RNA sequence: CGAUCCGAGGAGCGUUGCAGCGUCCCCAGCACAGGCGGGGCGUGAGGCUCGGAGUCAUCCAGCAACGACGCUCAACCACU
Numbered sequence: 001c002g003a004u005c006c007g008a009g010g011a012g013c014g015u016u017g018c019a020g021c022g023u024c025c026c027c028a029g030c031a032c033a034g035g036c037g038g039g040g041c042g043u044g045a046g047g048c049u050c051g052g053a054g055u056c057a058u059c060c061a062g063c064a065a066c067g068a069c070g071c072u073c074a075a076c077c078a079c080u
Stems, first nucleotide, its partner, number of pairs: 004053006010073006018047001020043007027035001046066001
């Protein structure tokens, strides 16, 4: 540095569907089971950011920015 895993970014339900994933079909072709191709069906809204990576406990201080659409709840502030 990369990959992977874990945690956090308040939660739940529904809708759509990009990427990804699963599966089937088509094209090319003597064969080669192959591709950076096309299509159908299914799935699919933490895939992003931050932090950690030997684990556990205690104390003190501090503390992000974001995430399609609709609804509900929580938390906070103000008003009645």
Overview
SAH (S-adenosyl-L-homocysteine) riboswitch aptamer from Acidovorax sp., 80 nucleotides, folded computationally. Lineage of the source: Bacteria > Pseudomonadota > Burkholderiales > Comamonadaceae > Acidovorax. It matches the Rfam family "SAH (S-adenosyl-L-homocysteine) riboswitch aptamer". On this family, see Wang et al., Mol Cell 2008: "Riboswitches that sense S-adenosylhomocysteine and activate genes involved in coenzyme recycling". Its mean pLDDT, the model's own confidence on a scale to 100, is 76.